[in-house]
C1' cells in the first nucleotide's frame, strides 16, 4: 500500500469483514536455559495471624532479675551483673515515608502569572541575650472499685515540665510626619503602651534556649485560559450579587453574622442528569488526530461510613482523640475492643494476578552529641513463558536415492541428505576446582551468586496453527444437508484441495493458536480531506433578530499576523551521538527536542478599530407601459336541477349486456314562466402574474411587486440569517349560513367462487359563504438565497432606442420565459452562461447502510383528528442509484407458418386390434412421461429371446490370457433324471521340427489341478463418449481490426426498400471474414447422343395367333453422359435490388420431392445397443437346466381397423399397375377337397420365371329394415407350422349373429397429383398376434376473402423490482 462481499455481467454509492501494530491480560495445547521489567483491571468486600514508628539516661526521679562470686548460725547477707533492663514525666518525630482511586465536571488538574492579602519546626547567616524566685504532679507507696478495659483516693518527690518579676531594640498595637510608578494594611523616622528564656559537664567544652532580621526549603490564597456526554435538562439563584460595620483567620474574601439595595448567571449553553482522580506521558497513526491514563513521577483526594473539633511549624491525621451509625470480637451482661485502599497472609468475587521469605550489607528515613536502636521505604531472593531480549536442542559428508509410510497413469513420484553408517565440535547440561566488584578503614542478605578452570558425553532440550478465496501451502480415506467447519464470502444432500483423520506442505517458534479490548485500515463525521437533481440528504415559503461574512480611498493605532529577543516548559520517556553488562532487551553520559504559555522589541501589507472622502453595490425620485397579483362591491349569459301550466302518449333511463329506479295518479320528448346554487365554454398558447400556497366570465372602488427608460437624491444604507413572526393546496375541526350539480359513508341492482371494489341506480357529510382552527403534501424544477466570471444559434412576452421603404417591418439593448447545443461536470442518466448540476466567494438547512421507524417514551402545540421534536433493544450483509445483454408483457409497429379463417375427411360414442397407467400377482423384467412417453426400444414373447417368479444344480466358472499334469482331435452307444447332469461301454491314436528308430520340443483341441482373475441386462445418463428427439430448415449465431463508451457492452448484425431467407440493393464509423440461407449431391418431369438383352415392334416374312420366331433398333423402355430455366426477352413501376403482366418453353420465378438441421436451449432421452470413470456383488446380484410369467382385469387414455349402410351390400362378368422379394427359397400348369389346404413338381439365383391387383365398368337382385347393413362373441369339425399350439399362434368351413342408426364438452391431419379413397409388395419372421410400420401405384377433389382473434416463430422498439428469467418475483392471513 490494500483486499473480499449487493449484479447474469457493469458502473457508483453504501455497509459489513480481514490483512498491521499493541496488552497489568485471560483460556487450548506444549514447554530448555539465562537477563532485565511488570504481575487483584472484578468486591474502596470482609479480615484470623506476624511485623510495617520509633527514639532519647549527654532532660528528670526511681530502679529489677536471671546469672556469677563470696560468706552464713542455712532464715539470709555482701559484692559484681548495674544505675543495666523497665515503666514513668519531659523532648523530638508519629502531618514523611507507604497504600488506594470510592469521591471530585471543579474548593481538582495543567500552562502562565499575581501575594504591597500570607505561614514556614528542624537547616544557614547576622546581631544581642540567657538574671532572680515559685508553686505543682506522674513514676513510687498505702487504700480502693471493676470479669475485664481501666480506674478513684491519700500521701511523697525531680526537670530542658509548669508559672511569677526582671530586662530589651529593629518585635507588636495607637499617634505625628516623610518617602514611593500606585489606592491602601507599603517603606522610614520619633514619641507612648506591651510582650522572653534550660541546662549538663570529665570544666577542656557540648547541646539547647529566648528576642529580633535575612536566606534557603516546604505550603496557603488569587487570576486568565485549557479540560467528557446530554438541550427528550431553558430558564438558575435568597447568603443569592454587592455594600457598610463587626467577628473570624497566618492571610483576602458572604468565610459568618447584622443592616441596607436588588442584584448575579444562561444559547460562547447557566442549572439539572449521567461518567470520570487530573497531568508528565503510553498506544496507534504518514500526519492531523483518535484511544487511554497500570507499573515510573509530579499533583489531588480518600483511610469501615458520616460528623467534630484537639495539640502542634504543620493535620482537622492511614497504624492519634471524641460523637453517632453499620459490622466483628471478648464478657462475670454491669460494660468493653477493633478498622490491611501498610508488607506478607486467608475468605469471597472473578475469566484472572505470587511468599505468612532474607537482610537493614547498599541507597534513605526518624531519634540520639554519639555508639547505636527502629525502618514490609529499600536491597534481595522465591513463585508464574505474563511481556521483552538472547541462547541452545548439534555441525560436515552420506543413495540416481535403505526400510516403513503416502500416492499411482502400476511406469513410478513424495517424505528425502532426511534417516542409518563415518568424521566433528561442547553453547547448554552433570561433575569437580577456583572466584569477585558491588565497601573510603570495619560492616555483604544476594551468595560460594556471577565468572573463570577441568573432565564426561551427541550427550539433557519442538512445539503450535494453518493449507476453498481473501492468503504463503493439495492429496487419500471415511462421512453423505448427518457429524461437523465458519473472521466475511460460505462448505456439507456418495467422486469435500473447506467437515474428521492419515500423508505431504506452508507460517512462526519456547513459543503457537483463541478470545476481549485500542488505533489503524475507515476519506466510514471528510481542519488537512466528503457530499445533499435519481443513490441517505435543501428547510412548504417569505420577512427579519443575534451571529457570520462584506465595494473603492486616505490617515492614525497595533488587538489579530510575520520577525528578533527573555523567562519558563521538572526529571523520567521519545529521538540522536558516545558509553557499560560477552551481544540484545536493559542502563548510564551529552546534546536536541518538547511544535506550548509569558514577556520586551520592531513591521505596517493583509484582517480588525477610529476619524475622513467616493460612487460602481443597495435605495430614493421621476415617466409612459405590461399582467388569471391580492380584497371588497356590483352585474351577466349558456348548462344542470326543481317547480307551475301546456301540447303529446308508453314507455324512459342505464349498461358489454342487464337490473335495481322513474312512467298511465300521465314520464321521457317539447313549449313559455319562475326559483335557487354552484361554475365560468370559446379567447387559451412549454403565454402572463405571484416569495411559496396559488391566481382565468365583466364592470367599479382599494391596494402589493416586477420590469424599461432617465440619472436629480442618499452614500455601503449591502448579503446569509439559529432562534422568532407571517403566509401555507387538499381534506379535517367548531359556530352561523346555504345546498342546484357532483359526491366519501350508505343502501339497493350487476358482476364474480366471494365482490365489504371496478360498472349502474340513489344518496348523507362535504364541496359554497363568514368568523375561527388545523400546519401537512411526490408543498417537486425531487436542484436554499446572493454575488462575480465563462461559445453559440433559434422561438416567444414586457419595455426602450434607431433606420426608411412607414410595416402586421427590420436591427439593437435591457429585463422574464423556452428549445438546441460546445468547453466544463456528472457513476451514468443527463445539466449546460444571463434560469448550471460548469469555475469560485459567503451564510443557512441537512447526511452518515437496510429494516425496526419518522415508530415508543418525555417536551411544546392542537377542541380533536393529529402535528413537530426524535431514541433504543433486537435483527440481516445486504439495501439502494444508473445503465447493459437476455427474458418476459392480457405494451407497441411490422412478418411469417394448415396458426386461425374458407373448406374436406377425422378422433371423442360401438367392438375389436395394439400400447401406457392402475390394480392383481410368486413373477405380472426393465426403460420411455406435456408439447418432444403411450401400434414407443419390439423389422415379430408358445420354448429359445428372457433381463422376472418357483424350483434343481455349478463355483477359476458358459467365455478370455497365464502356469502345471494328462490325452490327438473328433465320433458312436447304453443307463437314471424333468432337464441340467451323473455312471459306464466302444471307436480312433493325428499335424510340424529336430538325422531314422526310440524320445523331446511346439501348433491347435479336451480333461483335471492352482491362483491371478472371469462375470454382472446390479446402481449411476445428475460423472462421461458416442447416439437421438425438440426449438427448427426457424433465419438467425459469431469473429478479425478499427471506431464509441470509465465499463458491462455497443458498432458492424439499428436506417429505407425487397426476398422463402442477415437474400439482395441504397444509405451508413465501419471495413472485411466464418457457421448458417442458397448452390452444388440424389429422385422424378422434356429433349439429345451412345448402346439394344431378358426390353420393344413401325415396316418385311413366318406362326400353334402368344413380339411366338426370323429380323430389325425407328418408336416405348432401359441407363449412362449431356442440353434446358438465367427475371436471358418484351411491357409497366422502381435510383438499385427487385415486383407485376407478357412472349417463347416441356418445365418460370427455389419447377416438384429426397438427403443435408448454424450457436445453442431443456442437468430432455439412453450406464439395457455399444464404449466407460466411481460404487456394489464373488459357493452369488454370477453360469446352467426345467416349469411359470411379460398375454392376468371392477376401470381410466392415447393410437389404430372395421362399421353403422344405397355415393352401399351380394352374385355373375370384364379391364388397368407399379416398387420390391425369391435357393433351408418363389413355385405356374395339372389332380384332390366345400375351403383353409394337401399331391406334385414345369420355369427362375431373375428386365427373360413365380402374384386373380382392388377401387373401377357391364349386368341381375336387395328397398330403409338393427336389414341380403355390421360382423364381435360362442359351439363344432378341420387345415398349416412347429420337440411342443392347455396357459399363449395363425387360418378354413358351418351355425350364432352382440354393440353399433354418423358420435357431448373438446379435439387432429391436409393447400395438388395433396386430401379422400383402392389395392399391391417387403423388412422381422419355423409359425403368428401385421388392423403397426416402410415403401408402391390407380381413381383423385373443394377451399384460401383476409391476418382481427388462437398458437408458434423472428425484427425494431417500450416497461420491468424478473435473470432457477412469468412456470418469475413478491405481499398480507392462518398453521
Nucleotide at each position: 500500500a490494500g483486499a473480499g462481499u449487493u449484479u447474469g455481467a457493469u458502473c457508483c454509492u453504501g455497509g459489513c469483514u480481514c490483512a498491521g501494530a499493541a496488552c497489568g491480560a485471560a483460556c487450548g495445547c506444549u514447554g530448555g536455559c539465562g537477563g532485565c521489567a511488570g504481575g487483584c483491571c472484578u468486591a474502596a468486600c470482609a479480615c484470623a495471624u506476624g511485623c510495617a514508628a520509633g527514639u532519647c539516661g549527654a532532660g528528670c526521679g526511681a530502679g529489677a532479675a536471671a546469672g556469677g562470686g563470696g560468706u552464713u548460725u542455712c532464715g539470709g547477707c555482701c559484692c559484681c551483673g548495674a544505675g543495666u533492663a523497665u515503666a514513668g514525666c519531659g523532648g523530638c518525630g508519629g502531618a514523611u515515608g507507604g497504600g488506594u482511586g470510592a469521591g471530585u465536571a471543579a474548593u481538582a488538574u495543567a500552562u502562565a502569572g499575581c501575594u504591597a492579602a500570607c505561614c514556614u519546626g528542624c537547616c544557614c547567616c547576622u546581631u544581642g541575650g540567657a538574671g532572680g524566685g515559685g508553686a505543682a504532679u506522674a513514676a513510687c507507696a498505702g487504700u480502693u472499685g471493676g470479669a475485664a478495659a481501666c480506674g478513684a483516693c491519700u500521701g511523697c518527690u525531680a526537670a530542658u515540665a509548669c508559672c511569677c518579676c526582671a530586662u530589651a531594640c529593629u518585635c507588636c498595637a495607637c499617634u505625628a510626619c516623610a518617602c514611593u510608578c500606585u489606592a491602601a494594611u507599603g517603606u522610614g523616622u520619633a514619641g507612648u503602651g506591651g510582650g522572653a528564656a534550660a541546662a549538663c559537664u570529665c570544666c577542656g567544652g557540648u547541646g539547647c534556649c529566648c528576642a529580633a532580621g535575612g536566606g534557603a526549603u516546604g505550603g496557603g490564597g488569587c487570576u486568565a485560559u485549557a479540560u467528557c456526554c446530554u438541550a427528550u435538562c431553558a430558564g438558575c439563584u435568597a447568603g443569592u450579587u454587592g455594600g457598610u460595620a463587626a467577628g473570624g483567620u497566618a492571610a483576602u474574601g458572604g468565610c459568618u453574622u447584622a443592616c441596607c439595595a436588588a442584584g448575579g448567571c444562561u444559547a460562547u449553553g447557566a442549572c439539572g442528569g449521567g461518567u470520570a482522580g487530573c497531568u508528565g506521558g503510553u498506544c496507534u497513526g504518514a500526519g492531523a488526530g483518535g484511544a487511554u491514563g497500570a507499573u515510573c513521577a509530579g499533583c489531588c483526594a480518600c483511610a469501615c461510613u458520616g460528623g467534630a473539633a484537639c495539640u502542634g511549624a504543620g493535620a482537622c491525621a492511614c497504624g492519634g482523640u471524641c460523637c453517632a451509625g453499620a459490622c466483628u470480637c471478648c464478657u462475670a451482661c454491669g460494660g468493653g475492643a477493633g478498622g490491611c485502599a501498610g508488607c506478607a497472609g486467608u475468605g469471597g468475587g472473578g475469566a484472572a494476578u505470587a511468599u505468612u521469605g532474607g537482610a537493614c550489607a547498599a541507597u534513605g528515613g526518624g531519634g540520639g552529641a554519639a555508639a547505636c536502636c527502629c525502618u514490609g521505604a529499600u536491597c534481595c531472593a522465591g513463585c508464574a513463558a505474563c511481556g521483552c531480549c538472547g541462547c541452545g536442542u548439534g555441525g560436515a559428508g552420506g543413495a540416481u536415492g535403505a526400510c516403513g509410510c503416502a500416492u499411482c497413469u502400476a511406469g513410478g513420484u513424495g517424505u528425502g541428505u532426511a534417516a542409518a553408517c563415518u568424521c566433528c565440535u561442547u553453547u547448554u547440561a552433570u561433575a569437580a576446582g577456583g572466584g569477585a566488584a558491588g565497601a573510603u578503614a570495619a560492616u555483604g542478605a544476594c551468595g560460594g551468586u556471577a565468572c573463570c578452570u577441568u573432565a564426561u558425553g551427541a550427550a539433557u532440550a519442538a512445539g503450535c496453527a494453518c493449507c476453498g478465496g481473501c492468503u504463503a501451502a493439495c492429496u487419500c480415506c471415511g462421512u453423505g444437508c448427518c457429524a461437523g467447519c465458519a473472521g466475511c464470502c460460505g462448505c456439507g444432500g456418495u467422486a469435500a484441495u473447506a467437515c474428521g483423520g492419515g500423508g505431504g506442505g506452508u507460517g512462526c517458534a519456547a513459543g503457537c493458536g483463541u478470545u476481549a479490548c485500542u488505533c489503524g485500515g475507515a476519506a466510514u463525521c471528510a481542519c488537512u480531506g466528503g457530499g445533499c437533481g435519481u443513490a441517505a440528504a435543501g428547510g412548504g415559503c417569505g420577512c427579519g433578530u443575534a451571529g457570520g461574512c462584506g465595494g473603492g480611498u486616505u490617515g492614525u493605532c497595533a488587538a489579530g499576523u510575520u520577525c528578533c529577543g527573555u523567562g519558563u516548559g521538572a526529571a523520567a520517556u521519545c529521538c540522536a551521538a558516545c558509553g557499560g553488562c560477552u551481544u540484545a532487551a536493559c542502563c548510564g553520559u551529552u546534546g536536541a527536542a518538547c511544535u506550548g504559555c509569558u514577556u520586551g522589541g520592531a513591521a505596517a501589507a493583509c484582517u480588525g478599530a477610529c476619524a475622513g472622502c467616493c460612487u460602481a453595490g443597495a435605495g430614493u425620485g421621476a415617466g409612459g407601459g405590461a399582467g388569471a397579483g391580492g380584497u371588497a362591491g356590483a352585474u351577466g349569459g349558456a348548462a344542470u336541477u326543481g317547480g307551475u301550466g301546456g301540447u303529446g302518449u308508453a314507455g324512459g333511463g342505464g349498461u358489454a349486456a342487464a337490473a335495481u329506479c322513474c312512467g298511465u295518479a300521465g314520464a321521457u320528448a317539447u313549449c313559455a314562466c319562475c326559483a335557487g346554487g354552484a361554475a365560468u365554454a370559446c379567447c387559451c398558447a412549454u403565454u402572463g402574474c405571484g416569495a411559496a400556497g396559488g391566481c382565468g366570465a365583466u364592470c367599479u372602488a382599494c391596494u402589493g411587486g416586477a420590469a424599461c427608460u432617465c440619472a436629480a437624491c442618499u452614500g455601503a444604507c449591502g448579503c446569509u440569517g439559529a432562534g422568532g413572526c407571517g403566509c401555507g393546496a387538499a381534506a379535517g375541526c367548531g359556530u352561523g349560513g346555504g345546498g342546484a350539480g357532483c359526491a366519501a359513508a350508505c343502501a339497493g341492482g350487476a358482476u364474480u367462487a366471494g365482490a365489504u371494489a371496478c360498472c349502474c341506480u340513489g344518496g348523507u357529510a362535504g364541496u359554497c359563504c363568514a368568523c375561527g382552527c388545523c400546519c401537512u403534501a411526490a408543498a417537486c424544477g425531487a436542484u436554499g438565497a446572493a454575488c462575480a466570471c465563462u461559445a453559440g444559434u433559434u422561438g416567444u412576452u414586457g419595455c426602450c432606442u434607431u433606420g426608411c421603404a412607414c410595416g402586421u417591418c427590420a436591427a439593437g439593448g435591457c429585463a422574464g420565459u423556452a428549445a438546441u447545443g460546445c468547453a466544463c461536470c456528472u457513476a451514468a442518466c443527463g445539466g449546460a452562461u444571463u434560469u448550471a448540476a460548469g469555475u469560485g466567494u459567503u451564510c443557512c438547512g441537512c447526511c452518515u447502510g437496510g429494516g425496526g421507524a419518522g415508530u415508543a417514551c418525555g417536551g411544546u402545540c392542537g377542541c380533536a383528528a393529529g402535528a413537530u421534536u426524535a431514541a433504543a433493544a433486537c435483527u440481516c450483509a445486504a439495501a439502494g442509484g444508473a445503465a447493459u445483454a437476455g427474458a418476459c408483457g392480457g405494451g407497441g409497429a411490422c412478418c411469417c407458418g394448415c396458426a386461425c379463417a374458407a373448406g374436406c375427411g377425422g378422433u371423442g360414442g360401438a367392438g375389436c386390434a395394439u400400447g401406457u397407467g392402475g390394480u392383481u400377482u410368486a413373477a405380472u423384467u426393465c426403460g420411455a412421461a406435456g408439447a418432444u412417453a403411450c401400434g414407443c426400444g419390439a423389422a415379430a414373447a408358445a420354448c429359445c429371446u428372457u433381463a422376472c417368479c418357483c424350483g434343481g444344480c455349478c463355483u477359476u466358472g458358459a467365455u478370455a490370457u497365464c502356469c502345471c499334469a494328462a490325452g490327438a482331435a473328433u465320433c458312436u452307444c447304453u443307463u437314471a433324471g424333468a432337464g441340467a447332469u451323473a455312471a459306464g461301454a466302444g471307436a480312433g491314436u493325428g499335424c510340424u521340427a529336430g538325422c531314422u528308430u526310440g524320445c523331446u520340443a511346439g501348433a491347435a483341441c479336451u480333461u483335471g489341478g492352482u491362483g491371478a482373475c472371469a462375470g454382472g441386462u446390479g446402481c449411476u445418463g445428475c460423472a462421461c463418449g458416442g447416439c437421438u428427439g425438440u426449438c427448427g430448415u426457424c433465419a438467425g449465431c459469431u469473429c478479425g481490426u478499427g471506431u464509441c463508451g470509465u465499463g458491462a457492452g455497443a458498432u458492424g448484425u439499428g436506417g429505407g426498400g425487397u426476398u422463402a431467407a442477415g437474400u439482395c440493393c441504397c444509405g451508413c464509423a465501419a471495413c472485411g471474414a466464418g457457421c448458417g440461407c442458397a448452390a452444388c449431391c440424389c429422385u422424378c418431369g422434356u429433349g439429345u447422343u451412345u448402346a439394344g438383352u431378358u426390353g420393344c415392334u413401325a415396316a418385311c416374312g413366318g406362326u400353334u395367333a402368344g413380339g411366338c420366331c426370323g429380323a430389325g433398333c425407328a418408336c416405348u423402355c432401359u441407363a449412362a453422359a449431356c442440353a434446358g430455366a438465367c427475371u436471358g426477352c418484351c411491357u409497366a413501376c422502381g435510383c438499385a435490388a427487385g415486383u407485376a403482366g407478357g412472349a417463347g418453353g416441356a418445365a418460370g420465378g427455389u419447377g416438384a420431392g429426397g438427403a443435408c438441421g448454424a450457436c445453442g436451449u431443456c442437468a430432455a432421452g439412453u450406464c439395457a445397443u455399444c464404449a466407460u470413470g466411481g460404487c456394489c456383488c464373488u459357493u452369488a446380484u454370477g453360469g446352467c437346466c426345467a416349469g411359470g410369467g411379460c398375454u392376468a382385469c371392477a376401470c381410466a387414455c392415447g393410437u389404430g381397423c372395421u362399421a353403422c349402410a344405397a355415393u352401399g351390400g351380394g352374385u355373375a362378368g370384364g379391364a388397368c399397375a407399379g416398387u420390391a422379394a425369391g435357393a433351408u427359397g418363389c413355385a405356374a400348369u395339372a389332380c384332390c377337397g366345400c375351403a383353409a389346404g394337401g399331391u406334385g413338381g414345369a420355369g427362375c439365383a431373375a428386365a427373360u420365371c413365380u402374384a386373380c391387383a382392388a377401387a373401377c365398368c357391364u349386368a341381375c337382385u336387395c328397398u330403409c329394415a338393427g336389414u341380403u347393413c355390421g360382423g364381435a362373441u360362442u359351439g363344432u369339425u378341420c387345415u398349416c407350422u412347429g420337440c411342443a399350439a392347455c396357459u399363449c399362434g395363425a387360418g378354413a368351413g358351418c351355425a350364432u349373429g352382440a354393440a353399433g342408426c354418423u358420435g357431448g364438452a373438446a379435439u387432429c391431419g391436409c393447400u395438388a397429383g395433396u386430401a379422400a379413397u383402392c389395392g399391391u409388395a417387403g423388412a422381422u419372421c419355423a409359425g403368428a398376434a401385421c388392423u403397426g410400420c416402410u415403401a408402391c401405384g390407380g381413381u383423385g377433389a373443394a377451399u384460401a376473402c383476409g391476418u382481427u382473434c388462437c398458437c408458434g416463430g423472428g425484427u425494431c422498439u417500450u416497461g420491468u423490482a424478473c435473470u432457477c428469467a412469468c412456470c418469475g418475483c413478491c405481499c398480507g392471513u392462518c398453521a
Model confidence (mean pLDDT): 84 of 100.
Predicted 3D model of a 1375-nucleotide RNA (small-subunit ribosomal RNA) from an uncultured bacterium.
The sequence is in RNAcentral, with records from ENA, Greengenes and SILVA.